[in-house]
A computed fold for an 85-nucleotide RNA from Firmicutes bacterium UBA3910, annotated as c-di-GMP-I riboswitch aptamer. Taxonomically the source falls in Bacillota (Bacteria, Bacillati).
RNA sequence: UAGAAUAUUUGGCAAACCGUGAGAAAUCGCGGGACGCAAAGCUACAGGGACUAAGCACAAGUGUGUAUGUCAGCCAGCUGCACUA
Numbered sequence: 001u002a003g004a005a006u007a008u009u010u011g012g013c014a015a016a017c018c019g020u021g022a023g024a025a026a027u028c029g030c031g032g033g034a035c036g037c038a039a040a041g042c043u044a045c046a047g048g049g050a051c052u053a054a055g056c057a058c059a060a061g062u063g064u065g066u067a068u069g070u071c072a073g074c075c076a077g078c079u080g081c082a083c084u085a
Stems, first nucleotide, its partner, number of pairs: 001085003012037002017032006035073001041078003047075002049071003055066004
C1' cells in the first nucleotide's frame, strides 16, 4: 500500500423473549438474555425500499390518503481491525 478470498489470534456486537421507562404508533433507551453477524461500525435531505399515521385533508358506519416520525440485523454509500501478500 492492497485485499474479492481466508477466520486461526485478541477480541467485538447482540436477535427473539422477559422486566422497566418514553412514544399516538412504528419504534427506541436501560437491565437481563444469545438467534446470529467478518463490518450486526457510521450514514435516514447521498440513493432505493419498508413500517407507522398523531396532526392535516377527504369521506361519512369503525374508513382512505399523507411524514415532518421510524427501520441500516432490507439493499446501498463511507470507514475500519486481525491476518496474508